Context: one part of a larger RNA
RNA sequence: CUGGGCGUAAAGGGCGCGUAGGCGGCCGUGCAAGUCUGGUGUGAAAGCCCGGGGCUUAACCCUGGAAGUGCACUGGAUACUGUGCGGCUUGAGUGCCGGAGAGGAGGGGGGAAUUCCCGGUGUAGCGGUGAAAUGCGUAGAUAUCGGGAGGAAUACCGGUGGCGAAGGCGCCCCUCUGGACGGUUACUGACGCUGAGGCGCGAAAGCGUGGGGAGCAAACAGGAUUAGAUACCCUGGUAGUCCACGCUGUAAACGAUGCCCACUAGGUGUGGUGGAGGUUAUAACUCUGCCGUGCCGUAGCUAACGCGUUAAGUGGGCCGCCUGGGGAGUACGGCCGCAAGGUUAAAACUC
Numbered sequence: 001c002u003g004g005g006c007g008u009a010a011a012g013g014g015c016g017c018g019u020a021g022g023c024g025g026c027c028g029u030g031c032a033a034g035u036c037u038g039g040u041g042u043g044a045a046a047g048c049c050c051g052g053g054g055c056u057u058a059a060c061c062c063u064g065g066a067a068g069u070g071c072a073c074u075g076g077a078u079a080c081u082g083u084g085c086g087g088c089u090u091g092a093g094u095g096c097c098g099g100a101g102a103g104g105a106g107g108g109g110g111g112a113a114u115u116c117c118c119g120g121u122g123u124a125g126c127g128g129u130g131a132a133a134u135g136c137g138u139a140g141a142u143a144u145c146g147g148g149a150g151g152a153a154u155a156c157c158g159g160u161g162g163c164g165a166a167g168g169c170g171c172c173c174c175u176c177u178g179g180a181c182g183g184u185u186a187c188u189g190a191c192g193c194u195g196a197g198g199c200g201c202g203a204a205a206g207c208g209u210g211g212g213g214a215g216c217a218a219a220c221a222g223g224a225u226u227a228g229a230u231a232c233c234c235u236g237g238u239a240g241u242c243c244a245c246g247c248u249g250u251a252a253a254c255g256a257u258g259c260c261c262a263c264u265a266g267g268u269g270u271g272g273u274g275g276a277g278g279u280u281a282u283a284a285c286u287c288u289g290c291c292g293u294g295c296c297g298u299a300g301c302u303a304a305c306g307c308g309u310u311a312a313g314u315g316g317g318c319c320g321c322c323u324g325g326g327g328a329g330u331a332c333g334g335c336c337g338c339a340a341g342g343u344u345a346a347a348a349c350u351c
Base pairs, nucleotide, nucleotide: 003323004322005321006320007305008304012319014201015200016199017198021194022193023192025088026087027086028085029084030083031082033081034080035077036076037075038074039073040072041071042070049065050064051063052062053061054060091191092188093187094186095184096183097182098181103177104176105175106174107173108172109171110154115149116148117147118146119145120144121143125136126135162169163168206247207246208245209244210243211242215241216240220236221235222234223233258318259317260316261315262314263313266296267295268294269293270292271291272290273289274288275287276286277285300307301306324351325350326349333344334343335342336341
């Protein structure tokens, strides 16, 4: 000496379930594998270290000793780890009671608006812009009234509100269904945490087959702008956006912050749900508990910004990842994909 890190400098896997593995609560007891200790054997010579000696000295050499952190066998110890057995309830799970929620899937229903079609009224404009023009309109538009068709999205409520592992989820009703939370403390008795591989889920765009198509709108066309204008603005407009089934598997998949547990000042708002007081009662209000979600802030941390019981504080367990910039998330190869491409992932060279 036996690494330091990952919010923004390089670095948290998009998210979950879970295999191997790693890690593991309290009490008693057996064993003695790890661990500790005694003994024996071995640990070649040379070298290193110590004593003595030989070349005039030294280097060098000779001789004796020590050391050799190790290994094996054997005797012992039993706190810790391990393992067998027995027990416990605080970790974990189950039951019962209760309400909250855009959690998921399927089916049904509603109203507003846009567009289109039919009919009425009505006449010369409408539309659009910075200003215009393309465009639409006397074959009667725009405006307005009545009727009809169809698709998509669900104003207000709506909220640093809620739910979900993440992606994400918002009109109403029904059916099926997942999770979380509060209360109770009846039951099981460590059944736990993490999780390489693996499996599943996974916005948008994109792909395949079939359907649908109102509005919007890549591409495309035209009109403007401009030196040009393959743009920004305008008039149109096809894929697509929607549905079913199957692929794709990516993202600034972000809290740019992995998951679990414990501990460490407070203040204030808000969602869910308990207890005590208050009230005739519900409520307001006061005190107090649990779960979630925001803001401010102590100690501490941080390069600073900031974080701060929802930690980026203090510790423990397990996984993933980083190691100067470019080359490059590329080439080659493998695996996956219908393709687009995804994933794994270099080097030369160069600064």
The part of an RNA shown here (small-subunit ribosomal RNA, central domain) has 351 nucleotides and comes from Thermodesulforhabdus norvegica. The organism belongs to Thermodesulforhabdus, within Bacteria. It matches the Rfam family "Bacterial small subunit ribosomal RNA". The coordinates come from a structure-prediction model, not an experiment, and the mean pLDDT is 90.